Background
A computed fold for a 522-nucleotide part of an RNA from an uncultured bacterium, annotated as small-subunit ribosomal RNA, 5' domain. RNAcentral holds the full RNA, with entries from ENA, Greengenes and SILVA.
[in-house]
Context: one part of a larger RNA
RNA sequence: AGACGAACGCUGGCGGCGUGCUUAACACUUGCAUGUCGAACGAGAACCAAUGGAAUGAUGAUUCCUCCAAAGGAAGUUGGGGAAAGUGGCGGACGGGUGAGUAACGCGUGAGCAAUCUGCCUUGGAGUGGGGAAUAACGGUUGGAAACAGCCGCUAAUACCGCAUGAUACAGCUAUCCCGCAUGGGGUUGGCUGUCAAAGAUUUAUCGCUCUGAGAUGAGCUCGCGUCUGAUUAGCUUGUUGGCGGGGUAACGGCCCACCAAGGCGACGAUCAGUAGCCGGACUGAGAGGUUGGCCGGCCACAUUGGGACUGAGACACGGCCCAGACUCCUACGGGAGGCAGCAGUGGGGAAUAUUGGGCAAUGGGCGCAAGCCUGACCCAGCAACGCCGCGUGAAGGAAGAAGGCUUUCGGGUUGUAAACUUCUUUUCUCAGGGACGAAGAAAGUGACGGUACCUGAGGAAUAAGCCACGGCUAACUACGUGCCAGCAGCCGCGGUAAUACGUAGGUGGCAAGCGUUAUCC
Numbered sequence: 001a002g003a004c005g006a007a008c009g010c011u012g013g014c015g016g017c018g019u020g021c022u023u024a025a026c027a028c029u030u031g032c033a034u035g036u037c038g039a040a041c042g043a044g045a046a047c048c049a050a051u052g053g054a055a056u057g058a059u060g061a062u063u064c065c066u067c068c069a070a071a072g073g074a075a076g077u078u079g080g081g082g083a084a085a086g087u088g089g090c091g092g093a094c095g096g097g098u099g100a101g102u103a104a105c106g107c108g109u110g111a112g113c114a115a116u117c118u119g120c121c122u123u124g125g126a127g128u129g130g131g132g133a134a135u136a137a138c139g140g141u142u143g144g145a146a147a148c149a150g151c152c153g154c155u156a157a158u159a160c161c162g163c164a165u166g167a168u169a170c171a172g173c174u175a176u177c178c179c180g181c182a183u184g185g186g187g188u189u190g191g192c193u194g195u196c197a198a199a200g201a202u203u204u205a206u207c208g209c210u211c212u213g214a215g216a217u218g219a220g221c222u223c224g225c226g227u228c229u230g231a232u233u234a235g236c237u238u239g240u241u242g243g244c245g246g247g248g249u250a251a252c253g254g255c256c257c258a259c260c261a262a263g264g265c266g267a268c269g270a271u272c273a274g275u276a277g278c279c280g281g282a283c284u285g286a287g288a289g290g291u292u293g294g295c296c297g298g299c300c301a302c303a304u305u306g307g308g309a310c311u312g313a314g315a316c317a318c319g320g321c322c323c324a325g326a327c328u329c330c331u332a333c334g335g336g337a338g339g340c341a342g343c344a345g346u347g348g349g350g351a352a353u354a355u356u357g358g359g360c361a362a363u364g365g366g367c368g369c370a371a372g373c374c375u376g377a378c379c380c381a382g383c384a385a386c387g388c389c390g391c392g393u394g395a396a397g398g399a400a401g402a403a404g405g406c407u408u409u410c411g412g413g414u415u416g417u418a419a420a421c422u423u424c425u426u427u428u429c430u431c432a433g434g435g436a437c438g439a440a441g442a443a444a445g446u447g448a449c450g451g452u453a454c455c456u457g458a459g460g461a462a463u464a465a466g467c468c469a470c471g472g473c474u475a476a477c478u479a480c481g482u483g484c485c486a487g488c489a490g491c492c493g494c495g496g497u498a499a500u501a502c503g504u505a506g507g508u509g510g511c512a513a514g515c516g517u518u519a520u521c522c
Base pairs, nucleotide, nucleotide: 002521003520006518007517008516009515010514013391014390015389016388017387018386019384020383021349026347027346028345030344031343032342035090036089037088040087041086047080048079049078050077051076056071060067061066097302098301099300106227107226108225109224110223111222112221113220116219117218121215122214123213124212125211126210127209128208129163131161132160138153139152140151141150142149143148169195170194171193172192173191174190175188176187177186178185179184200207201206228274229273230272235265236264237263240262241261242260243259245257246256247255277299278298279297280296281292282291283290284289304325305324306323307322308321327338328337329336330335355381357380358379359378363377364375365374366373367372394424395423396422397421404415405414406413407412429459430458431457432456433455434454438449466511467510468509469508470507471492472491473490477506478505479504480503481502487494488493
């Protein structure tokens, strides 16, 4: 000199684009953040229409008991309607957050799987026949403060279970050809035997369902190389290293198990200890290199702490389940409920970091044939000079070099064309009028931002300058006060009575909506 997720001090006009808990992975009040499908299914509240005609009963009559009866519109029935809940399907494994752990095939890079899986999607082939038994909702009932649970009874399905059919699938046997990289792989959609499937809905356009081949996408696993510090850590290891056989897995494998052998790693640094998410990148530097990993993108790990599995194509699952611990809350004391490292927000910690905002209009995601619904992803707005960039705070003329200030050798010098004054302009600002793009292939409709940006007109120099320094390094000097005091200071060093170094004033220099200081890196 440069840089920064910065902070502090003084100061502060505007706009654009970014950025904003680096500390306690501390604890959380409240609201929202994942739902959707009635074109899978039963049942169906409110409400509407039609039908229906009850209770009551004006009036009239009356032998005072009643009778007639306009009006009135109940229950019920039918049709529409579709809330809430339930069965079922798909999605809650994406998106969003954080960096605690991890020195590791975690990450980066390059290979491999002849050892693997892959819902939705694309593209081929084949099929969709015929049956059955339940169960929630619901009704009844019981227990409980609640959370919720039990019993009895009814019912549907694209929920569940048999049967049939079936190969290019899987398993076994077998013929033949080709290939390789050892185990082996591929073909002849060879042959024989065995095993396994399905679901319907509809507005009749379609949307689905089952088996199977291929693809795409995503994932899993293996390996070469690279990946911080310490030897004041030198030995470490018993499922440890290998083998045979099995179990398990989508799959290889001590992944697990029985048996057998005694191996395996290590000064080319094992083990132990400390520190740390990794990378694309970022900062700096002529480069080599050094430092760093915030925002954005890729990967990984985690979701109050620890453990576990279930479901599923996919999880060992942030807003799912179970168990244990700590903590908080409710309780009728028997028992229950919870998890912001999602978006806001609160307390706490801290030098320090924002709104309990608007909208699904756009982009994207989930569900749905669709209409659409959901979406704190996202798009926007709010706050903060936190950063970068841009603009402004006026321009031209103007010497009696005014007044005032400071200084003086008392002549003057300086502030200084600076001001006043004259002429002009209106970026900004205020007001008024108009007013978007972003919204689509076309007709119509659809904008949170936003009456914003922008355009036009009117007004008026009007609304807008500070901070640091001035001994040398280092651009910029005098006066007064103080008197080794008070103080300054990055280094050298200033201050003990003429201090350009302390404090104040005038002047000057530098930068400028900022300027200085501090921390850190090069």
Its mean pLDDT, the model's own confidence on a scale to 100, is 85.